RNAcentral holds the sequence, with entries from ENA. This is a predicted structure of a 384-nucleotide RNA (Bacterial RNase P class A) from Microcella daejeonensis. It matches the Rfam family "Bacterial RNase P class A". From the family's description: Ribonuclease P (RNase P) is a ubiquitous endoribonuclease, found in archaea, bacteria and eukarya as well as chloroplasts and mitochondria. It is annotated as a ribozyme. It is recorded under the gene name rnpB. The coordinates come from a structure-prediction model, not an experiment, and the mean pLDDT is 78.
[in-house]
RNA sequence: UGGGUCGGCCAGACGGUCGCGUCGGAUGCGCGCCCCCGCGAGGGGGACGGCUCCGCCGAGGAACGUCCGGGCUCCAUAGAGCAGGGCGGUGGGUAACACCCACCCGGAGCAAUCCGCGAGAAAGUGCAACAGAGAGCAGACCGCCACCGGCGUCACGCCGGGGGUAAGGGUGAAACGGUGGUGUAAGAGACCACCAGGGGCCCGAGUGAUCGGGCUCGCUGGGUAAACCUCGCCCGGAGCAAGGUCGAACAGGCACUGUCGAAGCGGCUCGCUGAGGUGCCGGGUAGACCGCUGGAGGGUGUCGGUAACGGCUCCCCGAGAUAGAUGGCCGUCGAACGGGGUCCGCCCCGGGAACAGAACCCGGCGUAUCGGCCGGCCCGCUUG
Numbered sequence: 001u002g003g004g005u006c007g008g009c010c011a012g013a014c015g016g017u018c019g020c021g022u023c024g025g026a027u028g029c030g031c032g033c034c035c036c037c038g039c040g041a042g043g044g045g046g047a048c049g050g051c052u053c054c055g056c057c058g059a060g061g062a063a064c065g066u067c068c069g070g071g072c073u074c075c076a077u078a079g080a081g082c083a084g085g086g087c088g089g090u091g092g093g094u095a096a097c098a099c100c101c102a103c104c105c106g107g108a109g110c111a112a113u114c115c116g117c118g119a120g121a122a123a124g125u126g127c128a129a130c131a132g133a134g135a136g137c138a139g140a141c142c143g144c145c146a147c148c149g150g151c152g153u154c155a156c157g158c159c160g161g162g163g164g165u166a167a168g169g170g171u172g173a174a175a176c177g178g179u180g181g182u183g184u185a186a187g188a189g190a191c192c193a194c195c196a197g198g199g200g201c202c203c204g205a206g207u208g209a210u211c212g213g214g215c216u217c218g219c220u221g222g223g224u225a226a227a228c229c230u231c232g233c234c235c236g237g238a239g240c241a242a243g244g245u246c247g248a249a250c251a252g253g254c255a256c257u258g259u260c261g262a263a264g265c266g267g268c269u270c271g272c273u274g275a276g277g278u279g280c281c282g283g284g285u286a287g288a289c290c291g292c293u294g295g296a297g298g299g300u301g302u303c304g305g306u307a308a309c310g311g312c313u314c315c316c317c318g319a320g321a322u323a324g325a326u327g328g329c330c331g332u333c334g335a336a337c338g339g340g341g342u343c344c345g346c347c348c349c350g351g352g353a354a355c356a357g358a359a360c361c362c363g364g365c366g367u368a369u370c371g372g373c374c375g376g377c378c379c380g381c382u383u384g
Base pairs, nucleotide, nucleotide: 001380002379003378004377005376006375007374008373009372010371012333013332014331015330016329017328018327020058021057023055024054025053026052028051029050031049032048033046034045035044036043037042060355064366065365067364068363069362070361071360072239073238074237075236084235085234086233087232088231089103090102091101092100093099104118105116106115107114108113119230120229124228125227126224127223141169142168143165144164145163147161148160149159150158151157152156177195178194179193180192181191182190196220197219198217199216200215201214202213203212204211205210243290244289245288246287252281253280254279255278256277257276263273264272265271297316298315299314301312302311303310304309337350338349339348340347341346
């Protein structure tokens, strides 16, 4: 310096102004409500609500999808099993996981590195287009081979027949190990040597997956389990509209009481007016409050560990709405990008920032994303 690969970080900045939400404050308003005092106008008090003013704070790396795993809440629950679902190399991490770390095996790459939804196809069942004679204890289309019959004939050839044969050809993604030899009428693990794979027994290394090696058996038994299935392990259900506390008003209904007078006219009598009153249902409804955000929380240092992660220490914490706030405008600066100039250092003009957005909370995964910055490693080139 060119290319590659892996990881981390940022996600326009500053100022002004108008506005929104939570919380806090006010010798603000005195609007509503409640209480007290007063014959009354009114006055006083309130820890409630409203308005006004002031102050702090106010989305994300994915807040998203809701695909996994947990916390929390309620319901269910003796134990075990069935059904259903999930997971699947090994060891570790974790509250848990389908996540993460390390390793193993297989594949891609010169390498860094990446990929595999990594159990079982030698328990059984099923499935597989086209081509091809035949596609799963396979298969005689061409070919090869002896035999029988006929014909021609010097050898031998041709035709027909029932057979043997997987060495050669041909089809296919795939044709039932490969190469060479023995053997045979021709052939064939039928037999032999070597190679490849597999089973069994044993030795060594490793916690283990697995790896290295020896002996033996001619065993050669393709794919698909994200098809049924088998094996091992795990899983009770519903979800913050969970769940809890408080709790109306109007209509209407029912019961009792009331014209033999309810109730009101401030206490009593008279008098006047003349149909309500109480309880329950409606309804634990509407609504309010709690749950609600400080938590398996983040960061520094240190110790243990290859690492994921864990222990200790100190520091920090700043959304909580409920039809749902977190925004608009102006100014200055501004990256990418486009155009022009250039003395190759840069300068001028234009341009004006992606995906998206909390709703009980965490841990993951997946997906979207204008662009920028930083670092590790690998391969190449150049120079010293």